Large-subunit ribosomal RNA, domain II from Candidatus Liptonbacteria bacterium CG11_big_fil_rev_8_21_14_0_20_35_14, 687 nucleotides, folded computationally. The full RNA is in RNAcentral, with records from ENA and SILVA. The coordinates come from a structure-prediction model, not an experiment, and the mean pLDDT is 84. It matches the Rfam family "Bacterial large subunit ribosomal RNA". NCBI's taxonomy places the organism under Bacteria, Bacteria candidate phyla, Candidatus Liptoniibacteriota.
Context: one part of a larger RNA
RNA sequence: GCCAACGAGUUUAUGUAUAUCCUUUGUUUAACUUCUACGGAAGGAAGGCGUAGCGAAAGCGAGUGUUAAUAGCGCGUUUAGGAUAUGGAUAAGACCCGAAGCCAGAUGAGCUUGCCAUGGGCAGGGUGAACCCUACCGAAAGGUAGGGGGAGGCCCGCACCGUUAGGUCGUUUAACGCCUUCGGAUGACCUGUGGUAAGGAGUGAAAAGCUAAUCGAAUCUGGUAAUAGCUGGUUCUCUCCGAAAUAGUUUUUGGACUAGCCUUGAGUGUUUAUGUGUGGGGGUAGAGCACUGGAUGGUCUGAGUAGGAGGAAACUUCGCCAGACCAAUCAAACUCCGAAUACCAUACAAUAUAACUCAGGAGUUAGACUGCGGGGGCUAAGCUCCGUGGUCAAAAGGGAAACAGCCCUAAUCGCAAACUAAGGUCCCAAAAUUUACGCUAAGUGCAUGCAAGGUAGUAUAGUGCCAUAGACAGAUAGGAGGUGGGCUUAGAGGUAGCCAUCCUUUAAAGAGUGUGUAACAACUCACUAUUCAAUGGCAAGAUGCGCCGAGAAUGUAACGGGGCUAAGCGUAGUACCGAAGUUGCGGAUUUAUAUUUUUUUAAAAUAUAAGUGGUAGGAGAGCGUUCUAUAUGCACUGAAGGUGAUUUGUGAAAAUUGCUGGAGCGUAUAGAAGUGAGAAUGUUGGC
Repeated sequence: GCCAACGAGUUUAUGUAUAUCCUUUGUUUAACUUCUACGGAAGGAAGGCGUAGCGAAAGCGAGUGUUAAUAGCGCGUUUAGGAUAUGGAUAAGACCCGAAGCCAGAUGAGCUUGCCAUGGGCAGGGUGAACCCUACCGAAAGGUAGGGGGAGGCCCGCACCGUUAGGUCGUUUAACGCCUUCGGAUGACCUGUGGUAAGGAGUGAAAAGCUAAUCGAAUCUGGUAAUAGCUGGUUCUCUCCGAAAUAGUUUUUGGACUAGCCUUGAGUGUUUAUGUGUGGGGGUAGAGCACUGGAUGGUCUGAGUAGGAGGAAACUUCGCCAGACCAAUCAAACUCCGAAUACCAUACAAUAUAACUCAGGAGUUAGACUGCGGGGGCUAAGCUCCGUGGUCAAAAGGGAAACAGCCCUAAUCGCAAACUAAGGUCCCAAAAUUUACGCUAAGUGCAUGCAAGGUAGUAUAGUGCCAUAGACAGAUAGGAGGUGGGCUUAGAGGUAGCCAUCCUUUAAAGAGUGUGUAACAACUCACUAUUCAAUGGCAAGAUGCGCCGAGAAUGUAACGGGGCUAAGCGUAGUACCGAAGUUGCGGAUUUAUAUUUUUUUAAAAUAUAAGUGGUAGGAGAGCGUUCUAUAUGCACUGAAGGUGAUUUGUGAAAAUUGCUGGAGCGUAUAGAAGUGAGAAUGUUGGC
């Protein structure tokens, strides 16, 4: 991992709702007794519920309490009881499995820690303390040298004890080993045997170490099915309906309770939704500046003003501040104004099937994206928080290449029928190589990634100006004089900078548009003439489609691909394709209505109408398994079981039959449950 078997809403009590039944002369027995063909039957009102309520109570009583009240108001003015089944509630292990833990009593020091008693062990080598002796020196104290000696938590290093570093092993030789290396090795040393101290306790040269592979509280058993707002799992079928991810409270936020939303039953009977008319209130969008506040330009005013500049001063001027006015403007917490929607009320109409009340049962309270209106953020986020629609959630189908939340559309079942939606029609790939007129030349683009900025790309419609009295571009020639303007400056000569920017000669020529020089010079431009020659030229804008801007990591790789110059883009048209939509034909089923029939609280048949996606969840109807009762059957001429085939039923399933098997097993109606497995790191067995 697979297969098989086992494996999870049970039982009792109490009250509650629904269904059915029994009694109604109210109902019912409990313990217990008697009988029994042991299944049960009969007896047994003690008690319970009910028959009257109100009041705290005394108490009164169809009333009573309150009260001064005969007023008002509150609660009452009446029928039930029992049994069975099912739903849910409460108490219990309470659907099943699952803790870490807590407490109690025992068992452990043959591992290990400390201690006690008694034993054992430590190759070899080195160093050479105290002390002693001898010699020499010295007046002495003492010193020096030599010899002897053999101390030490001394040195090197086996056994022994340890385990520093690296490697190896890591389904190991080993639940800590092995190899190399390394520390101690006469000591606070190592070690045998016996004894001793234990669970909130021991022991500890202290690491919360160790106390039998177990230690921040050992192990075993019990309390015990501890508790688990947590995770996982929870077994047959079909039919009807079908949510929520919100509000409030919560030691509450992954839990719970109440409300909301779902379902089932009973009741009310259009009260509901939509539309139209009528009547309402509003202060949003927008707009505005009349208030409040902001902000811009201008004018004016101020015995407002620390200030700057000028001036001897007076004062002038600039700035700042405040105010008024003019112009233009901004606002969620501004409003002289002010919609659309929405909301409330009411009348009417058609359509739909709602709506509300009471009662039983829930689930939900982690939501997601998307359009619109907003807050937060960066008018960032597949961000976050509200409001309002949609979809997903719980929705399959078609489209968007693929793609919960986008677009179209809601799947009862069958059909090798038809029409359409979104979207498409060259091939992949169903349908136009469709019609008409334009645009694009960039493979732009071909349904969906790109900016500021730049652009004599091209198309379109306009505007203004120049032009045969010759435009625009080109060519030839000129582009001068006062003058080197003044100032500044080392210099400043058109061309560093400042000021001024005139006059003359001219067809025309700036006190100069650039290059240039140290400064000049030189070149050039504006401007002018000539030449040339035009259905032309210049300028600033507008619109459509393009171009540049444009860089990423395995491989084209940002049309889905092929590929396309339309099979691209724009405008208009026709045809076709295209879904589980709609239609056609046939079948099933639910609800409502009508008719008919029958053993008329019910069922069946037929017709019509509307339906039949579905998670959590509610409701209904069934299939199958084991056993029991009653009735009735099958079986050695072959039961159950096994394994094939055929058939029936919407399905759970069932029937018939072949082979196998070899002794029991069905059907009908009721009843009772150890009643259905694929999942629980499920349990046991097998492979």